The prediction has a mean pLDDT of 76.
The RNA shown here (c-di-AMP riboswitch aptamer (ydaO/yuaA leader)) has 131 nucleotides and comes from an uncultured Anaerolineales bacterium.
RNA sequence: AAUAGUUGUCUGCCUAAUCUCUUGAACAAGAGAACGGAGGAACCAAUCGAGGGGUGUAUCUCGCCAAGCGAGAGGGGUAUCCUUCAGCCCUAACCCGUCAGCUAACUUCGUCGGCACUGAAGGGGACAAGU
Repeated sequence: AAUAGUUGUCUGCCUAAUCUCUUGAACAAGAGAACGGAGGAACCAAUCGAGGGGUGUAUCUCGCCAAGCGAGAGGGGUAUCCUUCAGCCCUAACCCGUCAGCUAACUUCGUCGGCACUGAAGGGGACAAGU
């Protein structure tokens, strides 16, 4: 000097997964708000087993002998708050256990984890200064 790793802080991204308060020496525990999910009437709707269902964007079609891989359609993400276009990227994983449609009242659960940079156009909001 370079490279790699670890820790802390700041600014941001995906995701519902954030904030505040209290107790406590601390680890931690609890509560509330906010966001998100599930169960659950009437009315309406639906049809069964080689079952059925849920969270989630993560489904479908085609090709290869298959595992798998590839392509496409559809869906999702991408830096102030929203929209559009282009470019780029993703299209997983897990759970219930024969059982759940919608669903007011009501009941109940979660707040993890993983990351690091893209430009343009239009619209809107907030703040500051001055009068």